Predicted 3D model of a 72-nucleotide RNA (transfer RNA) from Gekko kuhli.
RNA sequence: GGAGCUGUGGCUCAGAGGCAGAGCCUCUGCUUGACAUGCAGGAGGUUCCAGGUUCAAUCCCCGGCAUCUCCA
Repeated sequence: GGAGCUGUGGCUCAGAGGCAGAGCCUCUGCUUGACAUGCAGGAGGUUCCAGGUUCAAUCCCCGGCAUCUCCA
């Protein structure tokens, strides 16, 4: 220098056009003499940035940024 993958709560990831979800973590309550486990509930997201298409974009298209991989 060229090609490709990925980018979504604190962490790991799902979602393939129609108001964004799970597990872990965390908080509150119940249970216990106390802790752990278990049960119930809650909080936490400008979906990497910017533009386009569309009635409507996390999702499709273009450009950029970052991580990783490959080629030279």